[in-house]
RNA sequence: CAAGCAGACCGGGCGGCCGCCCCGAUUUCAUCGGGGAGGAAAGUCCGAGCUCCACCGGGCAGGAUGCCGGGUAACACCCGGGAGGGGUGACCCUACGGAAAGUGCCACAGAAACAUACCGCCCCGGCUUGCCGGGGUAAGGGUGAAAUGGUGAGGCAAGAGCUCACCGGCGGGCGGGCAACCGUCCGGCCGGGCAAACCCCAUCCGGAGCAAGACCGAAUAGAGGGACAAUGGGCGCCCGGCCCGUCCCCGGGUUGGUCGCACGACCCCGGUAGCAAUACCGGGGCUAGAUAGAUGGUCGCCGUCCGCCCCCGGGCGGAUACCGAACUCGGCUUACAGGUCUGCUUGGCCA
RNA sequence: GCCCCAGUAGCUCAGGCGGACAGAGCAGCGGUUUCCUAAACCGCGUGUCGGGCGUUCGAGUCGCCCCUGGGGUACCA
Numbered sequence: 001c002a003a004g005c006a007g008a009c010c011g012g013g014c015g016g017c018c019g020c021c022c023c024g025a026u027u028u029c030a031u032c033g034g035g036g037a038g039g040a041a042a043g044u045c046c047g048a049g050c051u052c053c054a055c056c057g058g059g060c061a062g063g064a065u066g067c068c069g070g071g072u073a074a075c076a077c078c079c080g081g082g083a084g085g086g087g088u089g090a091c092c093c094u095a096c097g098g099a100a101a102g103u104g105c106c107a108c109a110g111a112a113a114c115a116u117a118c119c120g121c122c123c124c125g126g127c128u129u130g131c132c133g134g135g136g137u138a139a140g141g142g143u144g145a146a147a148u149g150g151u152g153a154g155g156c157a158a159g160a161g162c163u164c165a166c167c168g169g170c171g172g173g174c175g176g177g178c179a180a181c182c183g184u185c186c187g188g189c190c191g192g193g194c195a196a197a198c199c200c201c202a203u204c205c206g207g208a209g210c211a212a213g214a215c216c217g218a219a220u221a222g223a224g225g226g227a228c229a230a231u232g233g234g235c236g237c238c239c240g241g242c243c244c245g246u247c248c249c250c251g252g253g254u255u256g257g258u259c260g261c262a263c264g265a266c267c268c269c270g271g272u273a274g275c276a277a278u279a280c281c282g283g284g285g286c287u288a289g290a291u292a293g294a295u296g297g298u299c300g301c302c303g304u305c306c307g308c309c310c311c312c313g314g315g316c317g318g319a320u321a322c323c324g325a326a327c328u329c330g331g332c333u334u335a336c337a338g339g340u341c342u343g344c345u346u347g348g349c350c351a
Numbered sequence: 352g353c354c355c356c357a358g359u360a361g362c363u364c365a366g367g368c369g370g371a372c373a374g375a376g377c378a379g380c381g382g383u384u385u386c387c388u389a390a391a392c393c394g395c396g397u398g399u400c401g402g403g404c405g406u407u408c409g410a411g412u413c414g415c416c417c418c419u420g421g422g423g424u425a426c427c428a
Base pairs, nucleotide, nucleotide: 001347002346003345004344005343006342007341008340009339010338012302013301014300015299016298017297018296020036021035022034023033024032025031026030038322042333043332045331046330047329048328049327050209051208052207053206055241056240057239058238059237060236062205063204064203065202066201067081068080069079070078071077082096083094084093085092086091097200098199102198103197104194105193106192118141119140120137121136122135123134124133125132126131127130149167150166151165152164153163154162168189170187171186172185173184174183175182176181213259214258215257216256222250224249225248226247227246232244233243234242252427253426254425266285267284268283269282270281271280272279273278303320304319305318306317307316308315309314310313352424353423354422355421356420357419358418361377362376363375364374370408379395380394381393382392383391401417402416403415404414405413
């Protein structure tokens, strides 16, 4: 210098004028002062807090997760490690339990897709001498996405884990590691794929959601219909305990206010423990709160990027992303003009 | 805001249990008939199954992510 890998971050700045929402003060209806979007506020995909279902137990069904260890309030998230795969490398990716528990599926082709032999090879018999019949074999050919461990040697009538060496896989022993797993030795080859097919195993899970819910106020029409006290309702189903006298439909009224609702698993800085995620300690800070929903508009100067022109510094024109809180957090995923910093890898050149 | 549902030919819908080249009706196009049109008869194709990535030998179908459209949801008696 070029190409790349990983991580962290910014994502316009200043000022004038006119406006919007909230809070506070005052000489109280008008002034002054203070605050006012994001890294994703988004999708609503997970996990919680909070509230109600009065509450509780058991079973079934359903759902989720899925190598191991740790973190956390919890998680499908994060960190570290293992195994497998990709890259020359920095590094990256993985829904990664079980197919000898059972069931199911594997189209077409092919002899055969789970228990088989079409061609071929070999042996025996027959004869019309290159065919037929019987048997053996699975090395070779052919089909397929996939064909019953792979390569080499021995062996055999021809062959084959039939035997041997190495590799692979299975079972057992020993050693290391908390574990996943790794190394090594012995035996031995009994066997395809799919579980993002049903399923099995292990662990976890009650439901609904701030339009939850609580209080105040206003208005109205319930001798409307139905289910029922051996029942009805209280979570998808069942059982048991327990609780309530109600429960469903139709009709009627209102479209107000306050709380929930902004101090929280909060933010910033430093230290300690730990490889890290994270935890603890000390100091400092308070940081939007509407209810048809505020956070805007315009002008000037500057910044960044792109194009053109004059020529070495200016001029002109254009662009300046994704998008916007609504109960609140922790994550994931998706979108994003342009730019900054740090560490590292490979290749080239120079000293 | 919260909770659900759907997307297959121009339109309305099947297929959803993984298997060759995804079907049906209407509409459309070409031909026969007619002086011309309609009707009738014969024939024809329509499609990235909303998009992308994955699992599998193979995806409309199974899993995940995204896009578009639709529906429900207040309080009092």
Two RNAs folded together computationally: RNase P RNA and transfer RNA, 428 nucleotides in total.
Model confidence (mean pLDDT): 77 of 100.
Rfam match: Bacterial RNase P class A. By type it is a ribozyme.